[in-house]
RNA sequence: GUGGGAGUAGCUCAAUUGGUAGAGCAUCGGACUGUGGCUCCGAGGGUUGCGGGUUCAAUCCCCGUCUCUCACC
Numbered sequence: 001g002u003g004g005g006a007g008u009a010g011c012u013c014a015a016u017u018g019g020u021a022g023a024g025c026a027u028c029g030g031a032c033u034g035u036g037g038c039u040c041c042g043a044g045g046g047u048u049g050c051g052g053g054u055u056c057a058a059u060c061c062c063c064g065u066c067u068c069u070c071a072c073c
Base pairs, nucleotide, nucleotide: 001072002071003070004069005068006067007066010025011024012023013022019056027043028042029041030040031039049065050064051063052062053061
């Protein structure tokens, strides 16, 4: 340089060919317990890497760009 894959909560990852973004773990609060742990219930936490476009509506489609990764040269 060319082509492919990935980027979503603190971490690991979902989201059925466009229709209000969720789960587990972690954190916080509560129940339970003499205390802690385990278990159970609940809560907070997101400009879906960034910038545009299409659309009534975009994590999803299109363009550009950044980072990581794989293959080739």
This is a predicted structure of a 73-nucleotide RNA (transfer RNA) from a Polyangia bacterium. The sequence is in RNAcentral, with records from ENA and MGnify. Rfam family: tRNA. The family's RNA type in Rfam is transfer RNA. Model confidence (mean pLDDT): 80 of 100.